A computed fold for a 73-nucleotide RNA from Oltmannsiellopsis viridis, annotated as transfer RNA. Its mean pLDDT, the model's own confidence on a scale to 100, is 81. It matches the Rfam family "tRNA". By type it is a transfer RNA. About the family: Transfer RNA (tRNA) molecules are approximately 80 nucleotides in length. RNAcentral holds the sequence, with entries from ENA.
[in-house]
């Protein structure tokens, strides 16, 4: 330099004919217990790497760009 893949909550992931973002773990609060742990209930937390475009509507499609990884030279 060329090609491919990847990026979503603190972490690991889901979301795939475009229809308004979900779960587990973690965190906080409450219940339970003499206390902790376990268990149960609830809450907070991501405008989806960044920028732009298409569309009534974009995590999803298009373009650019950046990170990480793989392959080729």
């Nucleotide at each position: 330099g060329a090609g491919g893949a990847u990026g979503u909550a603190g972490c690991u992931u889901a979301g795939u004919a475009g229809g308004u973002a979900a779960a587990g773990c973690g965190u906080u609060c409450g219940c339970c217990u003499g206390u902790c742990a376990c268990g149960c209930g609830a809450a907070a937390g991501a405008u989806c790497g960044c920028g732009a475009g298409u569309u009534c509507a974009a995590c999803c499609c298009u373009c650019g760009u950046c990170u990480u990884c793989c392959u080729c030279g």